[in-house]
RNA sequence: GGGCGAUUGGCUCAACUGGCGGAGCGCCGGUGUGACAUGCCGGAGGUCGUGGGUUCGAAUCCCACAUCGCCCA
Numbered sequence: 001g002g003g004c005g006a007u008u009g010g011c012u013c014a015a016c017u018g019g020c021g022g023a024g025c026g027c028c029g030g031u032g033u034g035a036c037a038u039g040c041c042g043g044a045g046g047u048c049g050u051g052g053g054u055u056c057g058a059a060u061c062c063c064a065c066a067u068c069g070c071c072c073a
Stems, first nucleotide, its partner, number of pairs: 001072007010025004019056001027043005049065005
C1' cells in the first nucleotide's frame, strides 16, 4: 500500500431482506435472612464508533473517516 471482518447500555452479545432498540451478567430498590447468598418482584442505564447521503422512514442501504483483528504485498 491492497483485501476481508468487527464497532449496539458497565461487560458479553442479539435485532428476520428498511417499519416501536433487546437479552444475559452486572448495578439500584423491595421481598427474604440473625446477617449474607440463592430465589422472586420492580427499576435505572443507549445521540446503535464519527460525519455525510438515499428514503415517508436507517442500528440495518451507499460514501468517507476512526479504532481493533486477520490475510496479501
A computed fold for a 73-nucleotide RNA from an Isosphaeraceae bacterium, annotated as transfer RNA. Lineage of the source: Bacteria > Pseudomonadati > Planctomycetota > Planctomycetia > Isosphaeraceae. The coordinates come from a structure-prediction model, not an experiment, and the mean pLDDT is 81. It matches the Rfam family "tRNA". Rfam classes the family as a transfer RNA.